[in-house]
Context: one part of a larger RNA
């Protein structure tokens, strides 16, 4: 609980969808719910206002009386909102013909590289550090040559570039699908925007169950390091990293910046798509539209910095803040096989 706010001070829900609700484009009629005038009835008294008057004055007492505002009742008014009819196209959507793109999901396919196995040369050493050492090797390693198997990740191209709501996507190739731009008339005719509950989707790491396991590696051993050394550093190594099929539902899930709109100097890259100009064609070179990046200008910010991708100006909705600690804890409740997640105080202290 009026306000003031929310890159960084405490605050934008991790995204999207989307029911209730809130909000709304142009225009012309009618309505009179809202909104506006008048008139009027109410709103006891007593208290307060104003202006008398009484107690010596005040306080206190008494007499008159008035405003705001609220609630009904009636007459009007049509500019705003609303309804209720008609119209229109600029917003929104479709339909048409291009496009670019690691979007998704399924399959199949390929090299390089590690490893492990056979087999050959080949001989004492490898391998690791900061220096060792544990390892591994004469039962023949390490190096190298040829075969083969296996699992996982796809160098170079790779770019403040692309494509997605996010989360996140990178080796070819097909298959099936999902959104985006651009252009161009044509078509609907306000169908919009936002979203409390509700609902999908959600890195990693964890949980169940079945498969897989090359390297890497939580744990755990073992060498060192050190006063110690439950560690940095070395040799092993299990969970786990991959897969299917469920749970989990959280991250600095960030642009630490909610969505939509609408307006406000320029300049320079770079993506896509068009149009012109040139051209034999391609580029070049100007334009226009969408995205992304850098620098500024007004304006704004406590500065820092943002700056047509706004933290500028304004208008809609939602979402959150309200002095540290205590605490993202208790205890209820809800979800969850657990883990724990969602919600979310208080005493007490400063």
């Nucleotide at each position: 609980u009026u306000g003031g706010g929310c890159g960084u001070a405490a605050a934008g829900c991790g995204u999207c969808c989307g029911c209730a609700g809130g909000u709304g484009g142009u225009u012309a009629u009618a309505c009179a719910a809202g909104u506006c005038a008048g008139u009027u009835g109410u709103u006891a008294a007593a208290g307060c206002g104003u202006g008398g008057g009484g107690c010596u004055u005040a306080a206190c007492c008494u007499c008159a009386u008035a405003u705001a505002g609220g609630c009904g009742a009636u007459u009007g008014a049509a500019a705003c909102u609303g309804u209720a009819u008609g119209a229109c196209u600029g917003g929104a959507g479709u339909a048409u013909g291009g496009u670019a793109g690691g979007g998704g999901u399924c399959a199949g396919g390929g090299g390089a590289a590690u490893u492990c196995c056979c087999a050959g040369u080949g001989u004492a050493g490898c391998g690791g550090u900061g220096a060792a050492a544990u390892g591994c090797g004469u039962a023949g390693a390490u190096a190298u040559u040829g075969g083969g198997a296996a699992g996982a990740a796809c160098a170079c191209c790779g770019g403040u570039g692309g494509c997605g709501a996010a989360a996140g996507c990178g080796c070819c190739u097909g298959a099936c699908u999902g959104g985006g731009c651009c252009a161009u008339u044509a078509c609907u005719g306000a169908c919009a925007c936002u979203g409390a509950g509700g609902g999908a989707c959600g890195a990693a790491a964890g949980c169940u169950a079945g498969g897989g396991g090359a390297g890497c590696g939580a744990a755990a051993g073992g060498g060192a390091u050190u006063a110690g050394a439950u560690a940095c550093c070395c040799c092993u190594g299990u969970a786990g990293u991959c897969u299917u099929a469920g749970c989990u539902g959280u991250a600095a899930a960030c642009g630490a910046u909610g969505g939509a709109u609408a307006c406000u100097a320029g300049g320079u890259g770079u993506u896509g798509a068009c149009c012109g100009u040139a051209u034999c064609g391609a580029c070049c070179c100007g334009g226009u539209c969408a995205g992304u990046g850098c620098c500024g200008u007004a304006g704004c910010u406590a500065a820092c910095g943002c700056g047509u991708u706004a933290a500028g100006u304004a208008u809609c909705c939602c979402g959150c803040c309200u002095g540290g600690g205590g605490a993202g804890u208790a205890c209820g409740c809800u979800c969850g096989c657990a883990a724990g997640a969602g919600u979310g105080a208080a005493a007490c202290u400063c």
Small-subunit ribosomal RNA, central domain from an uncultured bacterium, 350 nucleotides, folded computationally.
RNAcentral holds the full RNA, with entries from Greengenes.
Rfam family: Bacterial small subunit ribosomal RNA.
The coordinates come from a structure-prediction model, not an experiment, and the mean pLDDT is 86.